The RNA shown here (Bacterial RNase P class A) has 380 nucleotides and comes from a Solirubrobacterales bacterium.
The prediction has a mean pLDDT of 77.
The sequence is in RNAcentral, with records from ENA.
Rfam family: Bacterial RNase P class A. Its family is annotated with dimeric ribonuclease P complex, tRNA processing and ribonuclease P activity in the Gene Ontology. By type it is a ribozyme.
Lineage of the source: Bacteria > Bacillati > Actinomycetota > Thermoleophilia > Solirubrobacterales.
The gene name in the source record is rnpB.
The model forms 94% of the base pairs in the Rfam consensus.
C1' cells in the first nucleotide's frame, strides 16, 4: 500500500428572520387568554413491541392436573430468550464468523418420489459346503434292486448381503485374511458407543481397554430439567359540583345581620354516603413530604417557586487544575410541540419523531473518523 476481519465514535456546522410546546418573570383592571422578555425542548435507533423488569389494579391457604416458555458449561445481572469467557459442531489459508447446541438405547408416530425393503428388507445377483433330486461309475447280494461310496449336473430346501440398481438416507468405513458364497467372522488403521485412568469448577479433552456397532426427524407427540397467576399508564389513584337520597335541628323563630345582649328579618340550616359533570395526579434528576412564600377553587384534590443534595454548562478563582463562590439549566403533550426560510462554508447531509419508565434484542441507515488483528507484495 492492497485485500480481509473485529471493535468504537459521530450522524452537517455557523448566523439572521419567523413559527410551535413547557416553565419562570414582566406589564395590565383581580384571574385566564392575547402581549413582551428569558430559558429549555427527541434518537442511535425515539421504530418493531420481540424478551426481561419496575409500577398499578384484580385474583390468590396449601397441593396437584392441564397449559406455556426456555435448554452445552461456568460466571455476570434486580431479571432475561440479554452480556462475558469457555466447550462442542460447521465455515474460512488466517484474523475471525455462524449455531432454536438436553434425550432417537422409555414409548408412539412420520420418512415425499423412487425402490424388494425406510426397519429389519431381498428385485436382479452370489453360493448351494449340508440335506433332498437326476445321471454315470464303483460296491453288495437274494440279479434287479439299494441302505453304502465317488464324481458330475441342475438349483428343491436352504445360506448370503460383498458387488449392482433406487433414494436425501439402505445402517460403521478402507484394506488384508477368511469362506461354498459371504459377513466384525478374524486382524490393522480410522469413526462411534461403553468402561477405566489422568487433566479441568464444569461442558469436555487426552490415553488405555472391550468387536459393543445401534438409520434420520423431538422446529412431531413425548421424556428429563428449570421457570411461569391475569391485565397493561386508555394500568390506576385522589378531589368533587348540580339534581335526587338519608340523619338531626327549625314558625316554642333556625340560618343571617362581624363576638355577646337587645332589636330586625322570616324558612330553611347543618352534617353524611356514593362519586356523575368536571378538575388533578400517575408524568419526568433526588421529589414524596416537613419549613417559608405564592397560586388554584364553591371548597378541595393539587400546582409553582424558595431552601437542601446530585448532574451539566458558563463565569470567577489558579502558573495550570482542584476546592469554594456566583449565575443558568434538568422534554412531558393529551392521540397534538422541535418546523420553515434566507445567507455563508464543507466531505453536500441517510434512516427516522418521545407518549409511564428502565435493561436488552432485532430491524432501518447517505457518509465521515479512530483503534486492533490476519494475509500478500514492496521499502528502510
Nucleotide at each position: 500500500u492492497u485485500c480481509g476481519u473485529g471493535g468504537g465514535u459521530c450522524g452537517g456546522a455557523c448566523g439572521g428572520c419567523u413559527g410551535c410546546g413547557g416553565a419562570g418573570g414582566g406589564a395590565g383592571a383581580g384571574a385566564a387568554a392575547a402581549c413582551c422578555c428569558u430559558u429549555c425542548g427527541a434518537g442511535g435507533a425515539a421504530a418493531g413491541u420481540c424478551c426481561g423488569g419496575a409500577c398499578a389494579c384484580c385474583a390468590c391457604a396449601g397441593g396437584g392436573c392441564a397449559g406455556g416458555a426456555c435448554g452445552g458449561u461456568g460466571g455476570g445481572c434486580g431479571a432475561c430468550u440479554c452480556c462475558c469467557a469457555c466447550u462442542c459442531g460447521g465455515g474460512g489459508a488466517a484474523a475471525c464468523c455462524c449455531g432454536c447446541a438436553g434425550g432417537a438405547a422409555a414409548g408412539u408416530g412420520c420418512c415425499a418420489c423412487a425402490g424388494a425393503a425406510a426397519c429389519a428388507c431381498a428385485c436382479g445377483g452370489c453360493c448351494g459346503a449340508u440335506g433332498a433330486c437326476g445321471c454315470a461309475g464303483c460296491c453288495a447280494c437274494a440279479c434287479g434292486u439299494g441302505a453304502g461310496c465317488u464324481g458330475c449336473g441342475a438349483a428343491c430346501a436352504g445360506g448370503c448381503a460383498a458387488a449392482g440398481g433406487u433414494g436425501a438416507a439402505a445402517g460403521g468405513g478402507u484394506g488384508c485374511g477368511g469362506u461354498a458364497a459371504g459377513a466384525g467372522c478374524g486382524c490393522a488403521c480410522c469413526g462411534g458407543c461403553g468402561c477405566c485412568g489422568c487433566g479441568g469448577c464444569g461442558a469436555c479433552g487426552c490415553g488405555g481397554c472391550g468387536g459393543c456397532c445401534a438409520g434420520g426427524c423431538a422446529a412431531a407427540c413425548c421424556c428429563c430439567g428449570u421457570c411461569c397467576g391475569g391485565u397493561g399508564c386508555a394500568a390506576g389513584a385522589c378531589c368533587a359540583a348540580a339534581c335526587a337520597g338519608g340523619a338531626u335541628c327549625g314558625g316554642u323563630g333556625a340560618c343571617c345581620c362581624g363576638g355577646c345582649c337587645c332589636g330586625g328579618c322570616g324558612a330553611g340550616a347543618u352534617c353524611c354516603a356514593g362519586g356523575u359533570a368536571g378538575g388533578u395526579c400517575g408524568c419526568a434528576g433526588g421529589u414524596g413530604a416537613c419549613c417559608c412564600g405564592g397560586g388554584g377553587u364553591a371548597g378541595a384534590a393539587c400546582c409553582c417557586g424558595g431552601c437542601c443534595c446530585c448532574g451539566c454548562c458558563g463565569g470567577u478563582g489558579u502558573g495550570a487544575u482542584c476546592a469554594g463562590c456566583c449565575g443558568g439549566c434538568g422534554a412531558g403533550a393529551c392521540a397534538g410541540a422541535u418546523g420553515g426560510u434566507c445567507g455563508u462554508c464543507c466531505a453536500a447531509g441517510a434512516c427516522a419523531g418521545g407518549a409511564u419508565c428502565c435493561g436488552g434484542c432485532u430491524u432501518a441507515c447517505a457518509g465521515a473518523c479512530c483503534c486492533g488483528c490476519u494475509a500478500a507484495a514492496g521499502g528502510a